[in-house]
RNA sequence: AAAUAAAAAUGACGCAACAAGAACGUUCGAACCAGGUCAGGACCGGAAGGUAGCAGCCUUAAGAACUAAUUCUUGUGUGCGUCAUUUUUUUAGAGGUG
Numbered sequence: 001a002a003a004u005a006a007a008a009a010u011g012a013c014g015c016a017a018c019a020a021g022a023a024c025g026u027u028c029g030a031a032c033c034a035g036g037u038c039a040g041g042a043c044c045g046g047a048a049g050g051u052a053g054c055a056g057c058c059u060u061a062a063g064a065a066c067u068a069a070u071u072c073u074u075g076u077g078u079g080c081g082u083c084a085u086u087u088u089u090u091u092a093g094a095g096g097u098g
Stems, first nucleotide, its partner, number of pairs: 004092005009085008017076007025066004034059004042051003
């Protein structure tokens, strides 16, 4: 010097981890311009009964708060795996030569 082998490095792909956001979930949430039920009262009717419907109650919308687990999206000075590259780097080095 060097066949070859391994590692590192680089690239791609994949999984995990971490961070953020969203969804899901829970709670709250409408004087009237959401719904249901509508005491009282009002109106219609000879009567039976009916009509609309305030308050209250219930369910929720927009929205707000909280957030375990899970899902999705984005990201990476985190970790690992697979494949490729070798005219990047390191280690070993048959055989050969001096």
Molecule: Bacterial small signal recognition particle RNA
Organism: Mycoplasmatota bacterium